Bacterial RNase P class A from Emticicia sp. CRIBPO, 358 nucleotides, folded computationally.
Its mean pLDDT, the model's own confidence on a scale to 100, is 76.
Of the family's consensus pairs, 97% are formed in the model.
RNA sequence: GAAAUAAGCCAUCUUAUCGCUUCCCGGCAACGGGGGGAGGAAAGUCCGGACAGCGAAGAGCAUCAUGCUACCUAACGGGUAGGGACAGCGUUGGCGACGAUACUGUUACAGCCAGUGCCACAGAAAAUAUACCGCCGUGAGCAAUCAGGGUAAGGGUGAAAUGGUGGGGUAAGAGCCCACCGGUUUGCCAGCAAUGGCAGAUGCAGGGUAAACCUCAUGAGCUGAAAGACCAAAUAUACCGGCGUUUAAGGGUUGCUCGCCCCAGCCGGAGGGUAGGUUGAUAGAGGUACCGGGCGACCGGUAUCCCAGAUAAAUGAUAAGUGAAAUACAGAAUUCGGCUUAUAGGCUUAUUUCUAUU
Numbered sequence: 001g002a003a004a005u006a007a008g009c010c011a012u013c014u015u016a017u018c019g020c021u022u023c024c025c026g027g028c029a030a031c032g033g034g035g036g037g038a039g040g041a042a043a044g045u046c047c048g049g050a051c052a053g054c055g056a057a058g059a060g061c062a063u064c065a066u067g068c069u070a071c072c073u074a075a076c077g078g079g080u081a082g083g084g085a086c087a088g089c090g091u092u093g094g095c096g097a098c099g100a101u102a103c104u105g106u107u108a109c110a111g112c113c114a115g116u117g118c119c120a121c122a123g124a125a126a127a128u129a130u131a132c133c134g135c136c137g138u139g140a141g142c143a144a145u146c147a148g149g150g151u152a153a154g155g156g157u158g159a160a161a162u163g164g165u166g167g168g169g170u171a172a173g174a175g176c177c178c179a180c181c182g183g184u185u186u187g188c189c190a191g192c193a194a195u196g197g198c199a200g201a202u203g204c205a206g207g208g209u210a211a212a213c214c215u216c217a218u219g220a221g222c223u224g225a226a227a228g229a230c231c232a233a234a235u236a237u238a239c240c241g242g243c244g245u246u247u248a249a250g251g252g253u254u255g256c257u258c259g260c261c262c263c264a265g266c267c268g269g270a271g272g273g274u275a276g277g278u279u280g281a282u283a284g285a286g287g288u289a290c291c292g293g294g295c296g297a298c299c300g301g302u303a304u305c306c307c308a309g310a311u312a313a314a315u316g317a318u319a320a321g322u323g324a325a326a327u328a329c330a331g332a333a334u335u336c337g338g339c340u341u342a343u344a345g346g347c348u349u350a351u352u353u354c355u356a357u358u
Base pairs, nucleotide, nucleotide: 001354002353003352004351005350006349007348008347009346010345013321014320015319016318017317018316020037021036022035023034024033025032026031039329043340044339046338047337048336049335050334051224052223053222054221058258059257060256061255063220064219065218066217067216068082069081070080071079072078083109084107085106086105087104088103090101091100092099093098110215111214115213116212117209118208119207132155133154134151135150136149138147139146140145163181164180165179166178167177168176182204183202184201185200186199187198188197189196190195228279229278230277231276239269240268241267242266243265250262251261252260286305287304288303289302290301291300292299293298
């Protein structure tokens, strides 16, 4: 210097003219003057809050979500920090099984000796059962071989085969026995904890699968700005049918049941009227700068700023200058914090590789 990967930041700016929208001022009005006018994701509507309504958001069941630890936060299924496991690559110790360690990445990371289910094909056998080849005894046979036992070391099947390496042992074998590795477990120590280290005990009663049913723990009442509040306008219980008004039809009410509350009306058909406006609604867990605390997410303090608010719904066009770039992805609709997805071009940092020079 180039390339790749990862993380993060930016997403041109200024002026003029003509338009659109909203607010303020002046004006009887026409109109004039001035201020503001999309995003990092405004998106998907996935998660969690604020706010609002549901007359006890009351109980049980069902359902859904989450699932290592600590912390952050209004809250979270989000984030930060840490731990474990696994994978890749490198280094290293050991005869070996295997262990240690640096870097990078992934991780729904509680429980399959509570129960149930499933494990294709292949294979003897896919979990309480088993032996195809082989190995070793016994019997029969001249022999080839056959019958009936033992075994699971070796071969073979498979994604997975009842811990592994080495030795002893044995008819052959086998944790049958021993040493080590791995596992389980107890104690001590370190740590807030997850967990780790050390020492001891235990032949290791036995596969995988819970984003399989399920179990355990924790959490969730439901709805959603078309929520809700208010003003105005309008009116017909015409009429027909059904149910109910003693015992309660119907409604609040949510997947079901119960409970609680309201109630003389309710449902269907057929008809009449109205269908405008205000608010919610933009000053907020707010932005910016500096200081302080914390490894960090984040928290505290001071100063300063006000930064769209429409309802058929504005945010545009042209020219000049400026620039690497008016040209990516895209466009508010109650609001905030996240997550996820899209994104031309530019910039920063880290790592790796290549090249050149010293």